Annotation: The RNA shown here (transfer RNA) has 73 nucleotides and comes from a Bacteroidota bacterium. The RNAcentral record of the sequence draws on ENA. Rfam family: tRNA. Rfam links the family to the GO term triplet codon-amino acid adaptor activity. NCBI's taxonomy places the organism under Bacteria, Pseudomonadati, Bacteroidota.

[in-house]
RNA sequence: GUCCGUUAGCUCAAGAGGUGAGAGCAGUGGCCUUAUAAGCCAAAGGUUUUGAGUUCGAGUCUCAAACGGACUA
Repeated sequence: GUCCGUUAGCUCAAGAGGUGAGAGCAGUGGCCUUAUAAGCCAAAGGUUUUGAGUUCGAGUCUCAAACGGACUA
C1' cells in the first nucleotide's frame, strides 16, 4: 500500500435498508435423581468497536478513526 473482519461472557446468524436484533454453548432459576452428571423447562443477558453523514427509516449504505487478520513489497 491492497483486501477482509468487529453484533450477548464465547462461537456465529440477520435476503437488495423496513419498523419488538436471533441461535448454539456458557452462566442463573426450576423439574428429574439418594446425590452429581446427563436430560427437560423457563427467564435473563445487546447503546451491533467509536464518531460523523445519507435517509421517513441504518447491524446493513458513505466517510474518518481504533483494534484484529490476510496479501504485496